[in-house]
Molecule: c-di-GMP-I riboswitch aptamer
Organism: Sulfuritalea sp.
RNA sequence: CUGAAAACAGGGCAACCCUGCCGAAAGGCAGGGGCGCAAAGUUGCCUGCCUAAAGGACGCAGCAUGCGCGUCGUAUGGCAGCGGAACCACCAGG
Repeated sequence: CUGAAAACAGGGCAACCCUGCCGAAAGGCAGGGGCGCAAAGUUGCCUGCCUAAAGGACGCAGCAUGCGCGUCGUAUGGCAGCGGAACCACCAGG
């Protein structure tokens, strides 16, 4: 550096579903099963995607005050097994 198609060795991870817990949610953690993956290891830098608690704008109801409902945008919350990037890395071959 390559692993397109195969193969060797030890193996590793775990889609999605179910159960429990955390969370406003997205989602996360653990257990079970095993879709698949040569980086389906780490980071969350770029892009993308998801959610919207709080606060904001508008509308409705109410109208003494308070409370409530809906819509819109919004990340400080997330995903990363879409893509790019950085770092680490088993085996085999060059």